This is a predicted structure of a 74-nucleotide RNA (c-di-GMP-I riboswitch aptamer) from a Deltaproteobacteria bacterium. The sequence was found by an Rfam model in a public genome assembly. Model confidence (mean pLDDT): 83 of 100. The model forms 94% of the base pairs in the Rfam consensus.
[in-house]
RNA sequence: CCAAGAAAAAGCCAAACCUGCCGGAAGGCAGGGACGGAAAGCCAAGGGUCUUUCAAGACAGCCGGGUUGCCAUG
Numbered sequence: 001c002c003a004a005g006a007a008a009a010a011g012c013c014a015a016a017c018c019u020g021c022c023g024g025a026a027g028g029c030a031g032g033g034a035c036g037g038a039a040a041g042c043c044a045a046g047g048g049u050c051u052u053u054c055a056a057g058a059c060a061g062c063c064g065g066g067u068u069g070c071c072a073u074g
Base pairs, nucleotide, nucleotide: 002074003073005071012037013036017032018031019030020029021028022027035061041067042066043065046063047062048059049058050057051056
């Protein structure tokens, strides 16, 4: 650098739900909590879904894509 994630280890993230705050809502943030995750890190520009006061927003843990990256194998 390329392929691939079977087994293992170190660490990482944290669904539902509960509490508080923010928001008109989808939803977001913080704490608790773990269903899961090999990018469940980041990116909303492709498709999709959701909200809507139709202006615009939200979701990257819906799919695809871009980019960076841990461990271990060949």